[in-house]
Molecule: transfer RNA
Organism: Desulfuromonadales bacterium
RNA sequence: CGGUGCGUAGCGCAGCCUGGUAGCGCACCAGACUGGGGGUCUGGUGGUCGCUGGUUCGAAUCCAGUCGCACCGA
Numbered sequence: 001c002g003g004u005g006c007g008u009a010g011c012g013c014a015g016c017c018u019g020g021u022a023g024c025g026c027a028c029c030a031g032a033c034u035g036g037g038g039g040u041c042u043g044g045u046g047g048u049c050g051c052u053g054g055u056u057c058g059a060a061u062c063c064a065g066u067c068g069c070a071c072c073g074a
Base pairs, nucleotide, nucleotide: 001073002072003071004070005069006068007067010026011025012024013023020057028044029043030042031041032040033039050066051065052064053063054062
């Protein structure tokens, strides 16, 4: 310098191809059961999707640029 993959909640991930307003598990908070802890059940908080711009009625998703990490090549 070129190419590929990844970047989404505190952590691990799905959703992206096929645009329709973000979800699962764990964790956390509250309640119920329990003498307490633990455990189970129910409900809930938390992210506008690495960043910027563009296309569109509408972008996590499509396009361009850019940053970080990993790998391959030179």